[in-house]
Context: one part of a larger RNA
Molecule: large-subunit ribosomal RNA, domain VI
Organism: Nitzschia sp. (in: diatoms)
């Protein structure tokens, strides 16, 4: 752009996507074989393999979330911070990402066939799976399983709306290179701030008591906490103006 308004649900012509191989156990130590040995069919099925989604478990990472500790600077000193050394370096670790983690699928059938096996049968009194007629038969096909799908131009159907309705601009994130999409915009919890709580991390400073001291112990399951949750309109989602029917 188009199906001649707008919002929303569906049919499915098509398409794609998946399809692995199975240890073991049972049948059955049967059938077969002098023995050694040792099944087809068939019913059950762990482990792996591959492929999706996810982050409750367990782990990773997690550049400034606590904490420990060396030089040194610098805050007049004390003591408390604070900068700089690869984030100085060490232990831990939220949210997010994520796999080594967790869930699911690879299931269970049909049909019509190839290769091949066949049945009944002339031509050719016989023989023959074919000439007419009937079966059997593969991970390949078709259907079925997942996913997409009316730009399927023959451009499809249903429902509501009957005046909206879009865009722009603002504040974001279930989205994101840029757009887009999506939530919100005071008749407002969209974002940041606060408060309460979760999470980490692990007993904060000050001060008292105790030791010659490094330190210990009580105030104290403290103090601080990013990205997480609830609540709150403080802050910011002004104002205005435009296309459209």
């Nucleotide at each position: 752009u188009g199906c001649a308004a707008a919002a929303a649900a569906u049919u499915g012509a098509g398409a794609g996507g998946a399809g692995u191989a199975a240890a073991c156990c049972c049948u059955a130590g049967u059938a077969c074989g002098a023995g050694a040995g040792g099944a087809c069919c068939g019913g059950g099925a762990a482990a792996a393999g591959u492929a999706a989604a996810u982050c409750c478990c367990u782990g990773g990472u997690g550049a400034a979330u606590c904490g420990a500790u060396u030089g040194u600077u610098a805050u007049a000193c004390c003591a408390a911070u604070a900068g700089c050394a690869c984030a100085g370096u060490c232990g831990a670790g939220u949210a997010g990402c994520u796999a080594c983690a967790u869930u699911u699928a690879u299931c269970a059938u049909a049909a019509a066939u190839a290769a091949u096996u066949a049945c009944u049968g002339a031509a050719a009194g016989c023989a023959u799976c074919u000439a007419a007629g009937u079966a059997a038969g593969a991970a390949a096909u078709u259907a079925a399983c997942c996913u997409c799908a009316a730009u399927a131009c023959a451009a499809a159907u249903u429902u509501u709306u009957u005046u909206a309705a879009a865009a722009a601009u603002g504040u974001a994130a279930u989205a994101g290179a840029c757009u887009a999409u999506u939530a919100c915009a005071u008749a407002g919890a969209u974002a940041g701030g606060c408060u309460u709580a979760a999470u980490g991390u692990g007993u904060a400073a000050g001060a008292g008591c105790u030791g010659u001291a490094a330190g210990g112990c009580u105030u104290u399951u403290a103090g601080c906490u990013a990205a997480u949750a609830a609540g709150u309109a403080c802050u910011a989602a002004a104002a205005u103006a435009u296309u459209a029917a």